This is a predicted structure of a 100-nucleotide RNA (SAM riboswitch aptamer (S box leader)) from Jeotgalicoccus saudimassiliensis. It matches the Rfam family "SAM riboswitch aptamer (S box leader)". About the family: The SAM riboswitch is found upstream of a number of genes which code for proteins involved in methionine or cysteine biosynthesis in Gram-positive bacteria. Rfam links the family to the GO term regulation of gene expression. The sequence is in RNAcentral, with records from ENA, Rfam and Ribocentre. The organism belongs to Jeotgalicoccus, within Bacteria. The prediction has a mean pLDDT of 86.
[in-house]
RNA sequence: UUCUUAUCAAGAGAGAUGGAGGGACUGGCCCUGUGAAAUCUCGGCAACAGACUUAAUUGUACUGUGCCAAAUCCUGUAGCAUUACGCUAAAAGAUGAGAA
Repeated sequence: UUCUUAUCAAGAGAGAUGGAGGGACUGGCCCUGUGAAAUCUCGGCAACAGACUUAAUUGUACUGUGCCAAAUCCUGUAGCAUUACGCUAAAAGAUGAGAA
């Protein structure tokens, strides 16, 4: 990087360095000098895999990841519906696990 598969309306931030971007992409709409990204420290959330545990699909949070503005922020494609507001399923994306 590609493929398979599961999940994605819940949850969880302070400090230091840094100094203008960030929210994947499109169009929106937002966040940001009352300090963006990034890095570090400490803290936290969750429970995907391993481990241990349970009668159990239960539990612990020890190990490996992941995550800590807004539903994956909304949106894009298809179908349904509406005066309007919408609904469902995909696609794309993210994360875990397995494989090549």